[in-house]
RNA sequence: AGAGUUUGAUCAUGGCUCAGAGCGAACGCUGGCGGCAGGCCUAACACAUGCAAGUCGAACGAAGCCUUCGGGCUUAGUGGCGGACGGGUGAGUAACACGUGGGAACGUACCUUUUGGUUCGGAACAACACAGGGAAACUUGUGCUAAUACCGAAUGUGCUCUUCGGAGGAAAGAUUUAUCGCCAUUAGAGCGGCCCGCGUUGGAUUAGAUAGUUGGUGUGGUAAAGGCGCACCAAGUCUGCGAUCCAUAGCUGGUCUGAGAGGAUGAUCAGCCACACUGGGACUGAGACACGGCCCAGACUCCUACGGGAGGCAGCAGUGGGGAAUCUUGCGCAAUGGGCGAAAGCCUGACGCAGCCAUGCCGCGUGAAUGAUGAAGGUCUUAGGAUUGUAAAAUUUUUUUAGCAGGGACGAUAAUGACGGUACCUGCAGAAAAAGCCCCGGCUAACUUCGUGCCAGCAGCCGCGGUAAUACGAAGGGGGCUAGCGUUGCUCGGAAUGACUGGGCGUAAAGGGCGCGUAGGCGGCGCAUUUAGUCAGGCGUGAAAUUCCUGGGCUCAACCUGGGGACUGCGCUUGAAACGGGUGUGCUUGAGUGUGGAAGAGGGUCGUGGAAUUCCCAGUGUAGAGGUGAAAUUCGUAGAUAUUGGGAAGAACACCGGUGGCGAAGGCGGCGACCUGGUCCAUUACUGACGCUGAGGCGCGAAAGCGUGGGGAGCAAACAGGAUUAGAUACCCUGGUAGUCCACGCCGUAAACGAUGUGCGCUGGAUGUUGGGAAACCUAGUUUCUCAGUGUCGAAGCUAACGCGAUAAGCGCACCGCCUGGGGAGUACGGCCGCAAGGUUGAAACUCAAAGGAAUUGACGGGGGCCCGCACAAGCGGUGGAGCAUGUGGUUUAAUUCGAAGCAACGCGCAGAACCUUACCACCUUUUGACAUGCCUGGACCGCCACGGAGACGUGGCUUUCCCUUCGGGGACUAGGACACAGGUGCUGCAUGGCUGUCGUCAGCUCGUGUCGUGAGAUGUUGGGUUAAGUCCCGCAACGAGCGCAACCCUCGCCAUUAGUUGCCAUCAUUUAGUUGGGAACUCUAAUGGGACUGCCGGUGCUAAGCCGGAGGAAGGUGGGGAUGACGUCAAGUCCUCAUGGCCCUUACAGGGUGGGCUACACACGUGCUACAAUGGCGACUACAGAGGGUUAAUCCUUAAAAGUCGUCUCAGUUCGGAUUGUCCUCUGCAACUCGAGGGCAUGAAGUUGGAAUCGCUAGUAAUCGCGGAUCAGCAUGCCGCGGUGAAUACGUUCCCGGGCCUUGUACACACCGCCCGUCACACCAUGGGAGUUGGUUCUACCCGAAGGCGGUGCGCUAACCAGCAAUGGAGGCGGCCGACCACGGUAGGGUCAGCGACUGGGGUGAAGUCGUAACAAGGUAACCGUA
Repeated sequence: AGAGUUUGAUCAUGGCUCAGAGCGAACGCUGGCGGCAGGCCUAACACAUGCAAGUCGAACGAAGCCUUCGGGCUUAGUGGCGGACGGGUGAGUAACACGUGGGAACGUACCUUUUGGUUCGGAACAACACAGGGAAACUUGUGCUAAUACCGAAUGUGCUCUUCGGAGGAAAGAUUUAUCGCCAUUAGAGCGGCCCGCGUUGGAUUAGAUAGUUGGUGUGGUAAAGGCGCACCAAGUCUGCGAUCCAUAGCUGGUCUGAGAGGAUGAUCAGCCACACUGGGACUGAGACACGGCCCAGACUCCUACGGGAGGCAGCAGUGGGGAAUCUUGCGCAAUGGGCGAAAGCCUGACGCAGCCAUGCCGCGUGAAUGAUGAAGGUCUUAGGAUUGUAAAAUUUUUUUAGCAGGGACGAUAAUGACGGUACCUGCAGAAAAAGCCCCGGCUAACUUCGUGCCAGCAGCCGCGGUAAUACGAAGGGGGCUAGCGUUGCUCGGAAUGACUGGGCGUAAAGGGCGCGUAGGCGGCGCAUUUAGUCAGGCGUGAAAUUCCUGGGCUCAACCUGGGGACUGCGCUUGAAACGGGUGUGCUUGAGUGUGGAAGAGGGUCGUGGAAUUCCCAGUGUAGAGGUGAAAUUCGUAGAUAUUGGGAAGAACACCGGUGGCGAAGGCGGCGACCUGGUCCAUUACUGACGCUGAGGCGCGAAAGCGUGGGGAGCAAACAGGAUUAGAUACCCUGGUAGUCCACGCCGUAAACGAUGUGCGCUGGAUGUUGGGAAACCUAGUUUCUCAGUGUCGAAGCUAACGCGAUAAGCGCACCGCCUGGGGAGUACGGCCGCAAGGUUGAAACUCAAAGGAAUUGACGGGGGCCCGCACAAGCGGUGGAGCAUGUGGUUUAAUUCGAAGCAACGCGCAGAACCUUACCACCUUUUGACAUGCCUGGACCGCCACGGAGACGUGGCUUUCCCUUCGGGGACUAGGACACAGGUGCUGCAUGGCUGUCGUCAGCUCGUGUCGUGAGAUGUUGGGUUAAGUCCCGCAACGAGCGCAACCCUCGCCAUUAGUUGCCAUCAUUUAGUUGGGAACUCUAAUGGGACUGCCGGUGCUAAGCCGGAGGAAGGUGGGGAUGACGUCAAGUCCUCAUGGCCCUUACAGGGUGGGCUACACACGUGCUACAAUGGCGACUACAGAGGGUUAAUCCUUAAAAGUCGUCUCAGUUCGGAUUGUCCUCUGCAACUCGAGGGCAUGAAGUUGGAAUCGCUAGUAAUCGCGGAUCAGCAUGCCGCGGUGAAUACGUUCCCGGGCCUUGUACACACCGCCCGUCACACCAUGGGAGUUGGUUCUACCCGAAGGCGGUGCGCUAACCAGCAAUGGAGGCGGCCGACCACGGUAGGGUCAGCGACUGGGGUGAAGUCGUAACAAGGUAACCGUA
């Protein structure tokens, strides 16, 4: 520090995911030791049991016990101090609760300190005793008693109050030796209460809240300020800098992460707060409204004799429960600390320790060295080897830890040690007791085999798995970490994906439809002054711990510890005055005003004009008109359309008219008048910053739509009819109502777009145009300059690119609005607005890994341009109809073997199925095999005969003595045997090689270097001509090159040379015959050459390439034909030609045999043959080939037909046609039944030129005629060749098909046989509405009113003080009663949140469902936005 993932590829946008660190964790597998830490995150759920706060006899009486009689001990009770600390928890709390910094009106037991005092009296109550009640808890009455318990008086330095006169108000003793106490008071320390500034979560789908509310006066209350409480008075107070409400939450030091800024968090440790079963309340006290105190109410649990009582682990252990999950009912007060005590001491689950747990951090170990014929085993293998691997074994050696034994601390100062016989030290034995987990497709380090076969499974993302899986499972090997390793969850990071540091908004998400303007934000130049912003210095504070630096201590480390730094903050103070702010005073350039001009569809009102449409009236006139792709609906003989004249009505304003003008936008168009807004130019007279932006707010705002009233010509949703269509609720046509128009009022949205907020400044140019002004000159005008608009092209710059470019999307400033993946969704709910339609604000669950932008290369288009082809057209002949042949489908069958499937399967594999072939079926039969190699044994083999059998085969017999030899044996052949193996036309052509088809003999397909582009890519290869051709020429940021084209090759056509047999015969002889001499001329044969190149001439082409015409020539513009097939496409075809990986069978899926089948037959299709006849049939006569074949052969053999001549038939199902059938015969062959071919005689079917549709062919071609060959025993209408006769037509490229090049659009890229939308049906998921129903929470009104304090009363009782001799009275107290307050509870009505809910709405996701075809190409009606 980045990486993977959208695409065929690219760049950018953008989300998702990963690698890192961390954790109070949990789960899975595994587990040796030690140190240091940590350990209910859930139910503030309920708790059995034990312990966690007591102590003091030196305050007091009493009881009991002991006694050495001196006294001592124990303790229930009274009394004092402490139970307000320590310990736990985080429910509540959004608050002065916390943090930080300040403040004034307070309190304070114990402690320190100051100054004084401690005098005199009195009355009780527990305990105790007696007598009761009760199950218990507990309690009642009477009587006795002490005190440091209680009460009164005195004094009172000081203290408090005060009207300044005064008034109020204290004490306790114990011991005797000291002392410890007590009371009042001063000051302090520490602690606590109160107030204030600032900071502290989310929601505006919470916008208004508040009546003790805000303030004042008085009074009460408190330790203390204060509406803290009350009475009266006033009407305030808080709030967009977010009040109120809702939700969530203890806060902080810190912790985790991060480069930082930040983000997340608040376990352990520390500070503060709050709470103690839930709610309320007070008492005591220095301190509480009190965790282990009290009272009341409630819920729950327990005891009970049913009358009544008891309780509160969120103390330490522990239990149940909840949960993925969190420990021992341990030891000790030895240390530290706390309470009490004078002290000894007692108490202390605070604390110190131990136990459990890999929960975390840190350290150590499980050995070390040597060790190769690289053992064995495993795995892989190309079978050679490689790897595990110096790893092991083996040899040598060590003993940490653990074990055993001995010694044995620090922590403790004189004593006292839970830990603990612990840490540590020493000795002993022996490698001895001690390694796992995850991963290995990419990201991401690490690869093979087997199994599986879209199954089982994996997966963080992309994605693996459908028979060769480095992705599943196993194994071998490897990588990583290591007493741990993985997984899951959560946080930060990466994420600059909320951007302060540090993002964006033309097209990716994103500029408000437009303006005016409030708050707010920001703001020109000069001077003076001031300082809450700012800067600098000083002081205080910022707890400790933590983090960081540097030392020290545990053997190191973790851990502990000394010092320093830091704590970026807040407060006070001193200073500075540039910037910013405030105040004052000036300025003119921003802004505005005045004056003089100018243009304009700017707005409103009222008038007015002509053309056109329609309608009405009248005339002329007659049969159609209208409309369409074509029609029809419609109108018209009741007179339409057409035409002429007249009239009516409404709406819109041709030409001018223009990327011209005006307006903020929406928008504005005949002409005139009136009213009115804004703008520009010139001038520089006036004001003197008056400015810019603008959350809320207010106004304007196309069309459609709504309301009321008018109007209504044309057009025209809805609707009707006619067409089209498979359908056509559409497109087209004929009609037609709202509406469109006007007035008034709503609505408030548009792709309201420049998809570009407003304002200001700055930054090269060129060229149009609108409005105004200035200057110059050669003054009908031209040129130049300038301000304000509006366009085009472009520099720099920007941008992902496209593009923008002074009208910025450049460079800057100010302010506003908006965005943060796609879908769900601009939807739901709530609020506001609206008459409604609806608008505005605006989510979530769930789901996907993409969605989207720009550009690139292709492909495609019912896009465009150019061009070609028997592609169409022009012609000729066919197919499709008939019969037959042949192939295919289908059907049938025991089997009808298999393959081929649009073109490019179908007379194809098959150049020839009666057996064989043959792969299929039935039956019979063989098992090392019909065939190959290796081993052993025997023997020649072969051949012939007989028997059984359908045959294969089996049995028996006859005949036969292989070759070489070093004599050991070897070789070929054959029989038998065992094992390796053979064999397979079994599967996979989607594992393959090879071969082939096709686009297509189409003209294309690429590369190197250079250049351009961020890049994919482009250029070259495009353009202008030309060609059959990317053929050639010209031009050009390209220059060259390769594979293709062409040529080179074969053949035919002309000539020459050479050669002259088997071929030839002109001349000379000869013959029945080129038969024989002879000839080498000709034909021919077969070798070598020549010839044709746009070479020549003319025209044309701007030049060139070329084209047109001509000459010559056998042949003329590639002369005809053939071979030759670029890069690639179709997972095209073939595993049944051959080869071959993998899989499968092995007495069978192999081998052999007999018979059958491949030849079936309601039917459908392809390819052919023969015909339908007279251009013919039949009969007779009579010519002319070529190329092949026959073993060799130019020698021999095989051979024409159509054509031609003559005769006959005369338009008919025929003298056409020959199918079918009967019968006889021939041939081949072991064998013609299934199932061959041919012939004779007889029979004589369909068929009279073929619907829609469709095929071939451009010259020696089509058509027509026959001939040959391969295969082959036989079988040809098929196939491959051969020659004979021998046409017609092509204007042309509009259309159909296919192809090439350029261009354009694209949402396609398995590429239009593409992509893709919506309803419906089915399944699942989340969600809205919903009659209602259940619960939480909150508010208002009223009722009830426990405990309690406060107020009142003075009914009952009453020791201290007072009066009184006393009785008694008074003061006071206790109880009762009354009152206001108030918890719980109740009634009624609201708000809000949540659960369930018949039914219902849409949404999402699903395998190959249904219906259509909306969108993407002009997507076949251009698409889209708003509205009905």
Molecule: small-subunit ribosomal RNA
Organism: uncultured bacterium